[in-house]
RNA sequence: CGGGGUAUAGCGCAGUUGGUAGCGCGCGCGCAUGGGGUGCGUGAGGUCGUCAGUUCGAAUCUGGCUACCCCGA
Numbered sequence: 001c002g003g004g005g006u007a008u009a010g011c012g013c014a015g016u017u018g019g020u021a022g023c024g025c026g027c028g029c030g031c032a033u034g035g036g037g038u039g040c041g042u043g044a045g046g047u048c049g050u051c052a053g054u055u056c057g058a059a060u061c062u063g064g065c066u067a068c069c070c071c072g073a
Stems, first nucleotide, its partner, number of pairs: 001072007010025004019056001027043006049065005
């Protein structure tokens, strides 16, 4: 320098014929237990890496940039 991949909650990940975001762990609260562990219920937590474009509507499609990983030179 060229090509490809990944970026979504504190952590690990799902969600692509475009329709307004979810699971597990963790965390708060409640119940069960004498207490802990554990189990159950419930809740909080996200401008989906960033900037634009397309669209009535974008995590999803298009382009640029950033970070990381892989391959090639």
Molecule: transfer RNA
Organism: Candidatus Kerfeldbacteria bacterium